[in-house]
Context: one part of a larger RNA
Molecule: large-subunit ribosomal RNA, domain II
Organism: Bacteroidia bacterium
RNA sequence: ACCUACGAGUUACUUUUGAUGGCAAGGUUAAGUAAUUGAGUUACGGAGCCGAAGCGAAAGCGAGUCUGAACAGGGCGUAUAGUCAUCAGGAGUAGACGCGAAACCAAGUGAUCUACCCAUGAGCAGGCUGAAGGUUAGGUAACACUAACUGGAGGGCCGAACCGGUAAAUGUUGAAAAAUUUUCGGAUGACUUGUGGGUAGGGGUGAAAGGCUAAUCAAACUUGGAGAUAGCUCGUACUCCCCGAAAUGCAUUUAGGUGCAGCCUUAAAUAUUUUUUGUAUGAGGUAGAGCGACUGAUUGGAUGCGAGGGCUUCGCCGCCUAUCAAGUCCAGACAAACUCCGAAUGCGUACAAAAAGAGUUUAGGAGUGAGGGCAUGGGUGCUAAGGUCCAUGUCCGAGAGGAGAAGAAUCCAGACCAUCAGCUAAGGUCCCGAAAUAUACGCUCAGUUGGAUUAACGAAGUUGGGUUACAGCGACAGCUAGGAUGUUGGCUUGGAAGCAGCCAUUCAUUUAAAGAGUGCGUAACAGCUCACUAGUCGAGUGACCCGGCGUGGAUAAUACUCGGGCAUAAGCGUAUUACCGAAGCUAUGGGAUUAACGCAAGUUAAUCGGUAGGGGAGCAUUCCAAUCACCGUAGAAGAUAUAGGGACGACCGAUGUUGGAGGGAUUGGAAAAGCAAAUGUAGGU
Numbered sequence: 001a002c003c004u005a006c007g008a009g010u011u012a013c014u015u016u017u018g019a020u021g022g023c024a025a026g027g028u029u030a031a032g033u034a035a036u037u038g039a040g041u042u043a044c045g046g047a048g049c050c051g052a053a054g055c056g057a058a059a060g061c062g063a064g065u066c067u068g069a070a071c072a073g074g075g076c077g078u079a080u081a082g083u084c085a086u087c088a089g090g091a092g093u094a095g096a097c098g099c100g101a102a103a104c105c106a107a108g109u110g111a112u113c114u115a116c117c118c119a120u121g122a123g124c125a126g127g128c129u130g131a132a133g134g135u136u137a138g139g140u141a142a143c144a145c146u147a148a149c150u151g152g153a154g155g156g157c158c159g160a161a162c163c164g165g166u167a168a169a170u171g172u173u174g175a176a177a178a179a180u181u182u183u184c185g186g187a188u189g190a191c192u193u194g195u196g197g198g199u200a201g202g203g204g205u206g207a208a209a210g211g212c213u214a215a216u217c218a219a220a221c222u223u224g225g226a227g228a229u230a231g232c233u234c235g236u237a238c239u240c241c242c243c244g245a246a247a248u249g250c251a252u253u254u255a256g257g258u259g260c261a262g263c264c265u266u267a268a269a270u271a272u273u274u275u276u277u278g279u280a281u282g283a284g285g286u287a288g289a290g291c292g293a294c295u296g297a298u299u300g301g302a303u304g305c306g307a308g309g310g311c312u313u314c315g316c317c318g319c320c321u322a323u324c325a326a327g328u329c330c331a332g333a334c335a336a337a338c339u340c341c342g343a344a345u346g347c348g349u350a351c352a353a354a355a356a357g358a359g360u361u362u363a364g365g366a367g368u369g370a371g372g373g374c375a376u377g378g379g380u381g382c383u384a385a386g387g388u389c390c391a392u393g394u395c396c397g398a399g400a401g402g403a404g405a406a407g408a409a410u411c412c413a414g415a416c417c418a419u420c421a422g423c424u425a426a427g428g429u430c431c432c433g434a435a436a437u438a439u440a441c442g443c444u445c446a447g448u449u450g451g452a453u454u455a456a457c458g459a460a461g462u463u464g465g466g467u468u469a470c471a472g473c474g475a476c477a478g479c480u481a482g483g484a485u486g487u488u489g490g491c492u493u494g495g496a497a498g499c500a501g502c503c504a505u506u507c508a509u510u511u512a513a514a515g516a517g518u519g520c521g522u523a524a525c526a527g528c529u530c531a532c533u534a535g536u537c538g539a540g541u542g543a544c545c546c547g548g549c550g551u552g553g554a555u556a557a558u559a560c561u562c563g564g565g566c567a568u569a570a571g572c573g574u575a576u577u578a579c580c581g582a583a584g585c586u587a588u589g590g591g592a593u594u595a596a597c598g599c600a601a602g603u604u605a606a607u608c609g610g611u612a613g614g615g616g617a618g619c620a621u622u623c624c625a626a627u628c629a630c631c632g633u634a635g636a637a638g639a640u641a642u643a644g645g646g647a648c649g650a651c652c653g654a655u656g657u658u659g660g661a662g663g664g665a666u667u668g669g670a671a672a673a674g675c676a677a678a679u680g681u682a683g684g685u
Stems, first nucleotide, its partner, number of pairs: 001685006011094013026050003032044005054061002064076004097235002100232001104225006115199009124189001126158003129154001133150006162186003167182004201217001203213003238618006248261005262368002264365007274355009288341001289339002295335002299331005306324002308321004371396010401412003416590004421586003427580003430565003436577001438576006449567002457552002461549010478536005484509003489503003515530001519528002591608007619674001621671008630663002638658005644652002
């Protein structure tokens, strides 16, 4: 891992609601007794219980009563339906759907492991070092002291046995639930070890690590309380049909739990109550707007009450101002907690029409109370987040199908079943790929694009529109010629002559025209050039603004992607026609549910996605009762194979083989009554 078997809402009592049945102002017996015998049934038994009267704390009174001074008001009652049994749905008390703790308590069992202790024994190759003391000699007044020899101390040294366990490798379903190999520490000691004994669980023992206390230790093990408790996790078994949620509010030692309400379902009652649309009529202060209409905030200009500063004065005055600034005037402009104003939508009421598995009430049963994405209006945040918190809507959740390359919630569209029929939606029609290499007119040359996304800013890209200036009295560009004089304007300066800088009535004269000078240049001049003018040429030329499509800006980590191939359209824009395209709609056939009609058969209409959940109808298994003068050794149950049946399904019957003794149908009844899951339990492979 697979197969087989087992494996989870039960039972008792109390209570409540419904259905069915009996009796009914009543209903009913319990224990027990008697008869009889199927494990039971029948009869008796009226104790008791519920109901028929309530109110009050009570005395008590009573269709009333309590409160109260009350004949007031108010509260609770009074106008009758109950009760017993069975079945079903809930609730309560019990282990109460099943499995699952870590723990707590009690009584016992353990020191053959290990910790420490007691008693009594045992063990430690060999080598090294050479303490105290001693002897002899020297030495001393006597000691001291010196040397040699002797001696054999030590938690001494090296190193086997023995005890340990430093480092590494191996081993890691091991040879081993802690080892092996190499290496290493102690090795006469606080040493090691045999035997016998002692200390016991909140206790022991501990040179202390929460260590050890029999492979178990921050409280051993065994049995019991015990099915401890588990707002937690997991699991909870056949079929079909109808309806179908919630992830919200309030409260909570509450936040992943629960109570009440909301939303779902079933039964009954009610009958326009509900919803939508239209008409009419209301309340309102949002969006917007506005603010010489309030409250506040606020920009620029004009004026300048007043203040500051300066000057002046003996003082009062007075004068001035690149300062601040009230008020007024002109122009502009802000607000969730501003409003002189003010929609749309939504909401209330009335009437009309239409529709509905609509509304409301009572009673039984729930589940939900972690929500999420998107769009819109907002708060918060960075006008960040697949962020967070509200509101309104929608979808996913609980929704399949088509489109979006692929994708919970984006677009289209809500799947009763069947069909090798048709039409469409979104989206598409060159190939992959079903359908246009469609039509018309434009744009783009960047593979832009066919892609989710990209800015400020830059550019004679290209295309469309507009405004304006000049132009056959000749423009724009080019070429030829001129571009002068007072004057070197004044000042400044070493110099300043159009061209360092400053000044300005930047003048005037001659002119077709020519600046007291546009740039280059010189030390300063000179020189070149421009503005401006004439000629030549002969048709449009410049400036600005607003659009379309492109261009640079352009940068992310393995490889290159429009889904791909690829495409100059098969890209982009506008318009048109045709086609493809879904479980949508239609067609044909069939089924179910509900309602209406109908005596019925049936007809018609609407409906039939679905998690949690509510309701309904069935299939199968085991046992029991009655019935079938049922089946069976001429072959039961079981196993297996085959083709059938039931509108669907759980399932059902038939035939063959096997098997070898019981089994079935109908109508009822009763349950140890259905397995794929629980790291399920046991066995097998």